Predicted 3D model of a 119-nucleotide RNA (FMN riboswitch aptamer (RFN element)). The sequence was found by an Rfam model in a public genome assembly.
[in-house]
RNA sequence: UUUCGUUUUCGGGAACAGGUGUAAUUCCUUACUGGCGGUACAGUCCGCGAGCCCCCCGCGGGGUUGAGCAGGUUCGAUUCCUGCACCAACGGUCACAGUCCGGAUGAGAGAAAAUGAGC
Numbered sequence: 001u002u003u004c005g006u007u008u009u010c011g012g013g014a015a016c017a018g019g020u021g022u023a024a025u026u027c028c029u030u031a032c033u034g035g036c037g038g039u040a041c042a043g044u045c046c047g048c049g050a051g052c053c054c055c056c057c058g059c060g061g062g063g064u065u066g067a068g069c070a071g072g073u074u075c076g077a078u079u080c081c082u083g084c085a086c087c088a089a090c091g092g093u094c095a096c097a098g099u100c101c102g103g104a105u106g107a108g109a110g111a112a113a114a115u116g117a118g119c
Base pairs, nucleotide, nucleotide: 002118003117004116005115006114007113008112009111010110015030017029018028019027031099032098033088034087035048036047037046038045043086044085051064052063053062054061055060068084069083070082071081072080090102091101092100
């Protein structure tokens, strides 16, 4: 330096606004948020996780899973800059939820450190 093993820690954000209404942080207006790896710095590219569905006593296995264009800079950007857009599981609720409550003090892509072994 690199590969593998073990252990530990870390590992998802965001409305005290206004309006209508019997009732809404759910509708309308306005505002706000953006997991992990890759790549010229990414919610919208590629891949993954979570979530959801199916099989299963379970372990585990299979499936599914949202959304971007135009211009500019550059050797190079759907990642930067400018402009205008768009998307966001399941269950709950006096009324429809990315932002409220819940599963969840969970799980997890993965990140860091320590340590052991091999080359």